[in-house]
Context: one part of a larger RNA
RNA sequence: GGCGUAUGGGGAAUGCCUAGGCUCUCAGAGGCGAUGAAGGACGUGAUAAGCUGCGAAAAGCUGCGGGGAUUGGCACAUACAAAUUGAUCCGCAGAUAUCCGAAUGGGGCAACCCACUAUAUUGAAGAUAUAGUAUCCUUUCGAGGAGGCGAACCCGGAGAACUGAAACAUCUAAGUACCCGGAGGAGAAGAAAACAAAAGUGAUUCCGUUAGUAGUGGCGAGCGAACGCGGAUUAGCCCAAACCUAGUAUGUUACGGCAUGCUAGGGGUUGUAGGACUACAAUAUAAGAUAUGUAAUGAAUUAGAAUCCUUUGGAAAGAGGAGCCAUAGACAGUGAUAGCCUGGUAUAAGUAAAGCGCAUAGAUUUAGUAGUAUCCUGAGUAGUGCGGGGCACGUGUAACCCUGUAUGAAUCUGGCGGGACCAUCCGUUAAGGCUAAAUACUCCUGAGAGACCGAUAGUGAACCAGUACCGUGAGGGAAAGGUGAAAAGAACCCUGAAUAAGGGAGUGAAAUAGAUCCUGAAACCAUACGCUU
Numbered sequence: 001g002g003c004g005u006a007u008g009g010g011g012a013a014u015g016c017c018u019a020g021g022c023u024c025u026c027a028g029a030g031g032c033g034a035u036g037a038a039g040g041a042c043g044u045g046a047u048a049a050g051c052u053g054c055g056a057a058a059a060g061c062u063g064c065g066g067g068g069a070u071u072g073g074c075a076c077a078u079a080c081a082a083a084u085u086g087a088u089c090c091g092c093a094g095a096u097a098u099c100c101g102a103a104u105g106g107g108g109c110a111a112c113c114c115a116c117u118a119u120a121u122u123g124a125a126g127a128u129a130u131a132g133u134a135u136c137c138u139u140u141c142g143a144g145g146a147g148g149c150g151a152a153c154c155c156g157g158a159g160a161a162c163u164g165a166a167a168c169a170u171c172u173a174a175g176u177a178c179c180c181g182g183a184g185g186a187g188a189a190g191a192a193a194a195c196a197a198a199a200g201u202g203a204u205u206c207c208g209u210u211a212g213u214a215g216u217g218g219c220g221a222g223c224g225a226a227c228g229c230g231g232a233u234u235a236g237c238c239c240a241a242a243c244c245u246a247g248u249a250u251g252u253u254a255c256g257g258c259a260u261g262c263u264a265g266g267g268g269u270u271g272u273a274g275g276a277c278u279a280c281a282a283u284a285u286a287a288g289a290u291a292u293g294u295a296a297u298g299a300a301u302u303a304g305a306a307u308c309c310u311u312u313g314g315a316a317a318g319a320g321g322a323g324c325c326a327u328a329g330a331c332a333g334u335g336a337u338a339g340c341c342u343g344g345u346a347u348a349a350g351u352a353a354a355g356c357g358c359a360u361a362g363a364u365u366u367a368g369u370a371g372u373a374u375c376c377u378g379a380g381u382a383g384u385g386c387g388g389g390g391c392a393c394g395u396g397u398a399a400c401c402c403u404g405u406a407u408g409a410a411u412c413u414g415g416c417g418g419g420a421c422c423a424u425c426c427g428u429u430a431a432g433g434c435u436a437a438a439u440a441c442u443c444c445u446g447a448g449a450g451a452c453c454g455a456u457a458g459u460g461a462a463c464c465a466g467u468a469c470c471g472u473g474a475g476g477g478a479a480a481g482g483u484g485a486a487a488a489g490a491a492c493c494c495u496g497a498a499u500a501a502g503g504g505a506g507u508g509a510a511a512u513a514g515a516u517c518c519u520g521a522a523a524c525c526a527u528a529c530g531c532u533u
Base pairs, nucleotide, nucleotide: 001532002531003530004529005528006527007526008525009524015518016482017481020453021452022450023449024448025447026446027445028444029442030441031149032148039100040099041098042055043054044053046078047077050074051073061094062093063092064091065090066089070082071081072080105114106113107112115133116132117131118130119129120128121127135146136145137144138143153184154182155181156180157179164171168218194201195200205232206231207230208229209228215223216222236434237433238432239378243266244265245264246263247262248261249260250259251258252257271412273377274376275375276374277371278370279369280368286365287364290361291360292359293358294357297354301349302348303347307322308321309320310319311318323340324339325329331343332342333341383407384406385405386404387403388402389401390400393419414429415428416427417426418425469476470475489517492504493503494502495501
């Protein structure tokens, strides 16, 4: 020096654990905000740096309900207090709620500065206190509304590129990302100027299929329906107009009125055309805001069964023996694995606000027959030319829908569509509006689940984490869990300069569980012994 064995140091892998995550299910909730939000700054405790709570009434104040012995948050100390005259705590409803922030009296480098008006303290100046003083929209001029924030979902406006085409330009990516506006618990769409095809369907939405089909496409890459069928859920309505009435303005008049416009009320709402109008018939059917009563449910909450002995052990819930309860053998805890020890669980009860449902009253709304002369049935609209966009459809045979621009009908013997166009036939009735459910999502609340993770995993974050730290800034962004059943957290003594560290002693089942604390691998470093060069 090497190898081996043993004992240690070092280190923190592994095992076990979980207080945190992840993904879902079922319910709830789906908003908050000028009555000042979200989010912050600064304060607030006997002592108080941080977190949490709260706001100059400041770890809190008041009322009602629950509850029944301790309490003054995390937080373990000392002091001082509170509480059976019912505290702490839990639920509901209130009070207070500094300053900034939409921030709103003006300003401003957020949490600061400076005003005006009225009233009060005064007789004045000045100061202080209380209230008010932003902008926009609407308005009956009294006042009312908006603004900002918020995870996704939804609608509208505007709208890329990388990429793919093995290059690239039409095309694709994609109407995606990003940006802007708006709404709601959903939103959008929606009661046929629809589909279909000789047979029929009967608003919209969503799912499955049709089908990667028909098509479209530098016919490349790709893009990609519909009819029909099967389901989910079902719901239909209101205006404009004709006509009538009233008011009002204007014009006209033979002063009787008439005409036109506007406003308000009635009427009326469709394709088998309907309505007005004229003539009849009359009071049927159904819906129902809202109010009152009743009342399931409903916050905190209450009751809630049944086990002992022996044994091993530090500890029994383990093992052995003998029982018991069960509408409760979910789960969690307790010194190891507990139906019967504890909290709970099944079940039952109670309950403020609220209130399903039911009953009564009830504003209001809802229907017919015949006639067919006249009137009405949405106009710068439909359509057309040019230029674009959307439709699965790239201009194509390109219908259909939307529109910038230029034009521009018909009026029920009417109009539009059925994928160029024409005819026949069929369907339908545009140019006004509303509409639940089936559908989408989850910042949030409750209950529950997992062939999900178990501290280099799982959220970035199990821990005072969007923290420390980095960056001028936008922004980037960690590491870090475990003594023990219980602190019983090592009195006292010794060595030592020592409040370091260690050795005894003591606690404990264990201290090689001693706070750098469960287990404690490897690298690496020592010591002892053996073998060997």

This is a predicted structure of a 533-nucleotide part of an RNA (large-subunit ribosomal RNA, domain I) from uncultured Aquimarina sp.
Taxonomically the source falls in Aquimarina (Bacteria, Bacteroidota, Flavobacteriia, Flavobacteriales).